[in-house]
RNA sequence: GCGCCAGUCGUCUAGCCUGGUAGGACACGAGCUUCCCAAGCUCGGAGCCCGGGUUCAAAUCCCGGCUGGCGCA
Numbered sequence: 001g002c003g004c005c006a007g008u009c010g011u012c013u014a015g016c017c018u019g020g021u022a023g024g025a026c027a028c029g030a031g032c033u034u035c036c037c038a039a040g041c042u043c044g045g046a047g048c049c050c051g052g053g054u055u056c057a058a059a060u061c062c063c064g065g066c067u068g069g070c071g072c073a
Base pairs, nucleotide, nucleotide: 001072002071003070004069005068006067007066010026011025012024013023020056028044029043030042031041032040049065050064051063052062053061
């Protein structure tokens, strides 16, 4: 230098192919329960790597970039 794959709440991850309310688990906060803690139950906050394009509408499609991994040279 070229090719392929990946990037989503604090962490892990689903959704991407086939555009249409961003979901789950753990963690965190509040409440219930309890003598207290843990567990359990209920509720809550928090996220699509960056820029541009297409579209009524983009996590999703297209282009460029960044980071990481693998391969080729």